[in-house]
Context: one part of a larger RNA
RNA sequence: CGUAGGAAAUUUGAGAGGAGUCGCUCUUAGUACGAGAGGACCGGAGCGAACCGACCUCUGGUGUACCGGUUGUUCCGCCAGGAGCAUACGCCGGGUAGCCACGUCGGGCCGUGAUAAGCGCUGAAAGCAUCUAAGCGCCAAGCACACCUCAAGAUGAAAUUUCCCAUCAAAUGAGUAAGACCCCCGGAAGACUACCGGUUUGAUAGGUCGCGGCUGUGAGGGCAGUAAUGUCCUAAGGUGAGCGAUACUAAGCGGUCGAGG
Numbered sequence: 001c002g003u004a005g006g007a008a009a010u011u012u013g014a015g016a017g018g019a020g021u022c023g024c025u026c027u028u029a030g031u032a033c034g035a036g037a038g039g040a041c042c043g044g045a046g047c048g049a050a051c052c053g054a055c056c057u058c059u060g061g062u063g064u065a066c067c068g069g070u071u072g073u074u075c076c077g078c079c080a081g082g083a084g085c086a087u088a089c090g091c092c093g094g095g096u097a098g099c100c101a102c103g104u105c106g107g108g109c110c111g112u113g114a115u116a117a118g119c120g121c122u123g124a125a126a127g128c129a130u131c132u133a134a135g136c137g138c139c140a141a142g143c144a145c146a147c148c149u150c151a152a153g154a155u156g157a158a159a160u161u162u163c164c165c166a167u168c169a170a171a172u173g174a175g176u177a178a179g180a181c182c183c184c185c186g187g188a189a190g191a192c193u194a195c196c197g198g199u200u201u202g203a204u205a206g207g208u209c210g211c212g213g214c215u216g217u218g219a220g221g222g223c224a225g226u227a228a229u230g231u232c233c234u235a236a237g238g239u240g241a242g243c244g245a246u247a248c249u250a251a252g253c254g255g256u257c258g259a260g261g
Stems, first nucleotide, its partner, number of pairs: 001153001005164007015150004021049007033038001051107005059101004066094005071086006111145003118138004167174002179257004184198004204250003207246005213239003220233005
């Protein structure tokens, strides 16, 4: 921009893409078959491999400043207690959320239709024979469906439901309706855009409070020890993303677009 008014929502599916795999064990059955050795088709059950998708309860990884330990050095006047630097974490031990796999869950099924090679029925040409010439069956991991995803720019532009409705000007236009956008607060959405939520009739984010999780017992003081240190107050103190509560802070005030009317 189109889809012959303007909007909001829910659908249909022309069409497109994806998936489609394989192994082992048990059973049928030591049966059929075979002199024996050996050893099935068909059917049933189970366990897996690789691949694909989703997720983070478990296991594990990361987690750059969440907690702790620690060396050297500089500084906060000194002690004590801290901070900076040593990597763009100084090093080391852990680790929430998120993101992940080494983790967890799920998938391939079943079935239908038309067929290939192939196997047949009936059957002439050609008194026989012949699956084929007329006619009729069976049959594949393949094809079309079925399963999953996208999908009306499918210009063949579909459908359904709901909302707005006859202003001014008369030539383009103006101000509006339903509705939408900008601005603003944000997001397991994201390069930007888009998408989703919120905008005081409010829990959208931050703060605060509570809880959870993590770290691992703070500072200060008492006691014991010459001291290093230990112990008690103390499962303490601290704490990014998690779960809730709470208008304390910020979503203010506003602006723009938008109908055959």